[in-house]
């Protein structure tokens, strides 16, 4: 230098052909126990690495770029 992969809550992932981003845990409430733990019920927590472009609309198309990792040279 050249190619190819992943990047989404704290953490580990999912998101189908572009239509207003969910799940497991974790965390904070309440029920329930004498209490804890386990159970059940509720809530908070994100503008999708990052910038730009196309669309009425973008996590999804394109571009550039930045980190990991893998492969060449």
């Nucleotide at each position: 230098c050249g190619g190819a992969a992943u990047g989404u809550a704290g953490c580990g992932c999912a998101g189908c052909u572009g239509g207003u981003a969910g799940c497991g845990u974790a965390u904070c409430c309440g029920c329930u126990u004498u209490g804890g733990g386990a159970g059940c019920g509720g809530g908070a927590g994100g503008u999708c690495g990052c910038a730009g472009g196309u669309u009425c609309g973008a996590a999804u198309c394109c571009u550039g770029u930045c980190a990991u990792u893998c492969c060449g040279a």
Molecule: transfer RNA
Organism: Gloeotilopsis planctonica